Predicted 3D model of a 369-nucleotide RNA (Bacterial RNase P class A) from a Deltaproteobacteria bacterium. Its mean pLDDT, the model's own confidence on a scale to 100, is 79. The organism belongs to Myxococcia, within Bacteria. It matches the Rfam family "Bacterial RNase P class A". Rfam describes the family as follows. Ribonuclease P (RNase P) is a ubiquitous endoribonuclease, found in archaea, bacteria and eukarya as well as chloroplasts and mitochondria.
RNA sequence: UUCAGAGGGCGGAUGAUCGCCUGUCAGUUGAAAACUGGCAGGAGGAAAGUCCGGGCUCCACAGGGCAAGGUGGUUCGUAACACGAACCGGGGGUAACCCCAGGGAUAGUGCCACAGAAAACAGACCGCCCUGCAAUAUUGGCAGGGUAAGGGUGAAAAGGUGAGGUAAGAGCUCACCAGCUGCAGGGGUGACCUUGCAGGCUUGGUAAACCCCACCUGGAGCAAGACCAAAUAGGGAGACGUUUGAAGGUGGCCCGCCUGAGUCUCCGGGUAGGUUGCUUGAGGUGUCGGGUGACCGGCAUCAUAGAUGAAUGAUCAUCGUUCCAGCUUUGCUGGAAUACAGAACCCGGCUUAUAGCCCUCUGUAGGGC
Numbered sequence: 001u002u003c004a005g006a007g008g009g010c011g012g013a014u015g016a017u018c019g020c021c022u023g024u025c026a027g028u029u030g031a032a033a034a035c036u037g038g039c040a041g042g043a044g045g046a047a048a049g050u051c052c053g054g055g056c057u058c059c060a061c062a063g064g065g066c067a068a069g070g071u072g073g074u075u076c077g078u079a080a081c082a083c084g085a086a087c088c089g090g091g092g093g094u095a096a097c098c099c100c101a102g103g104g105a106u107a108g109u110g111c112c113a114c115a116g117a118a119a120a121c122a123g124a125c126c127g128c129c130c131u132g133c134a135a136u137a138u139u140g141g142c143a144g145g146g147u148a149a150g151g152g153u154g155a156a157a158a159g160g161u162g163a164g165g166u167a168a169g170a171g172c173u174c175a176c177c178a179g180c181u182g183c184a185g186g187g188g189u190g191a192c193c194u195u196g197c198a199g200g201c202u203u204g205g206u207a208a209a210c211c212c213c214a215c216c217u218g219g220a221g222c223a224a225g226a227c228c229a230a231a232u233a234g235g236g237a238g239a240c241g242u243u244u245g246a247a248g249g250u251g252g253c254c255c256g257c258c259u260g261a262g263u264c265u266c267c268g269g270g271u272a273g274g275u276u277g278c279u280u281g282a283g284g285u286g287u288c289g290g291g292u293g294a295c296c297g298g299c300a301u302c303a304u305a306g307a308u309g310a311a312u313g314a315u316c317a318u319c320g321u322u323c324c325a326g327c328u329u330u331g332c333u334g335g336a337a338u339a340c341a342g343a344a345c346c347c348g349g350c351u352u353a354u355a356g357c358c359c360u361c362u363g364u365a366g367g368g369c
Stems, first nucleotide, its partner, number of pairs: 001365001003363008012319007020042009044340001048351002051349005056221004063255004068217005073087005088102001089100004103212002108210002110206003125151002127147007159177006178202001180199008225276004235267006248258002283302008320338008
């Protein structure tokens, strides 16, 4: 210097004028509301998606079973998680690093197109060898038997390499490996890694197919819930029921249990307003300590939206950044553009969108000192 890998941050700034919302102080007011003025503050890294987990609120808490759903390497972190960290195993990459929906294919069922002889109770198309017949320049033809080492097809074809052996071959035998099983050690909290001995020689893939195994699972949600005020027609009809028990008991079904005198459906009428929940929390910031890390702890310090048809803005000017053009080229001038996007009870994650800029570390290749 080129190409790549990982992590973090910013994502417009300043001033003026005008306009909104919240809080607080003061004045006006009999008091309040309202108005005026001062001060302080006012939308994100994702506020999005609503995919997970919770806090909080309400219902239930008498359970049991079935079904359904979720998770799936180990250890740790956390309020919790399907999240995060570190590690193990597998795969990709020269590497830094990245990816994994990571239990089971010997419980069972299914699927593997086409090609190929044959796709798992899976083989003989071309070949190789032996015997017999025919044939005799040209070793090709027919029948029988043996074979799976060679070739072909395919994503995948009955462990690999070498030697011996054989009519030709084959773990048929042997040596060295891989795999599997058994036994005995070593390291690690663990998943796992590793060493030695022995052995039949050797048993496709797919569960992100159904399924099996292990573990986990009350539900609904701020439109939850609480309070206040007001209005109407305490209207009409029907069904079931009052201990022979209707309706109900917050995911489905069954059994069980509890409560229980009214419950449910249709027609018609009235109201749909206000207060609260609503922002001090698993909170932010700084610093010290522990830990490989996620994170945890101590001390100090801060108050940083609370709207409700929905505030947090508009205009002007200057600058910043990016692109293009020109020039007197470490800059100047001019023009254009300036991302994704707007809180609604709150928090921890994941996923998706994003113009552009900055910082740190690491790897390969080339060059220089």